[in-house]
RNA sequence: GCCCAGGUGGUGUAGCGGUCUAGCAUUCCGGCCUGUCACGCCGGCGACCGGGGUUCGAAUCCCCGUCUGGGCG
Numbered sequence: 001g002c003c004c005a006g007g008u009g010g011u012g013u014a015g016c017g018g019u020c021u022a023g024c025a026u027u028c029c030g031g032c033c034u035g036u037c038a039c040g041c042c043g044g045c046g047a048c049c050g051g052g053g054u055u056c057g058a059a060u061c062c063c064c065g066u067c068u069g070g071g072c073g
Base pairs, nucleotide, nucleotide: 001072002071003070004069005068006067007066010026011025012024013023018056028044029043030042031041032040049065050064051063052062053061
């Protein structure tokens, strides 16, 4: 330098154009339970890498950038 895959709460992930003001697990916070802690149950906080484009509508499609991993030279 070229090619491929990927970037979503603190962490790990799902989401193949509208039913997604983004789901699940875990962490954290509050409550219930318990003599206490833990476990368990209930509730809550918290995210789409940046910019541009396509579309009535984009986490999703396209382009550029950036970062991570892999391959080639």
A computed fold for a 73-nucleotide RNA from a Candidatus Micrarchaeota archaeon, annotated as transfer RNA. It was read from a public genome assembly. The source organism's lineage runs through Archaea, Nanobdellati and Microcaldota. The coordinates come from a structure-prediction model, not an experiment, and the mean pLDDT is 80.